[in-house]
RNA sequence: UUGAAGGCGGGAGGAGAGACCACAUCUGGUGGCGCCGAAGGAGCAAACCCUUGGCGAAAGGGUGAAUCUCUCAGGCAAAAGGAGGCCCGCUGGACG
Repeated sequence: UUGAAGGCGGGAGGAGAGACCACAUCUGGUGGCGCCGAAGGAGCAAACCCUUGGCGAAAGGGUGAAUCUCUCAGGCAAAAGGAGGCCCGCUGGACG
C1' cells in the first nucleotide's frame, strides 16, 4: 500500500394460505373444519469417520446442507412479522 472471506449496524424490497363456521362477547378468547411455508425447530444425499468382516464384498453406527421434506411451533384482510438475495457504513484483515 491493495483490500477477499467473515462480523456488526442501517436502508430499500420481500411470497404463500378461510376478514371460514359455532359459542362466548369486542377480542391476540374457546372449540370445529379447511389450508400455507420464508421466523424458529425437526429429517436426510453425496462425502468423511468408527465397528464387524479377510486391507474385499457387505452390514451396523456417527458426523452431515438447502429455497428439498415435515408442519411441532408459527401463519392464512390490513398492520406487524418475514428466509434467501441486494445496497450503504463501520470493522476485519486473506491475497498481492
Overview:
Predicted 3D model of a 96-nucleotide RNA (Glycine riboswitch aptamer) from Lihuaxuella thermophila. Of the family's consensus pairs, 90% are formed in the model. The source organism's lineage runs through Bacteria, Bacillota, Caryophanales, Thermoactinomycetaceae and Lihuaxuella. It matches the Rfam family "Glycine riboswitch aptamer". Gene Ontology term of the family: glycine biosynthetic process. On this family, see Babina et al., MBio 2017: "In Vivo Behavior of the Tandem Glycine Riboswitch in Bacillus subtilis". The prediction has a mean pLDDT of 77.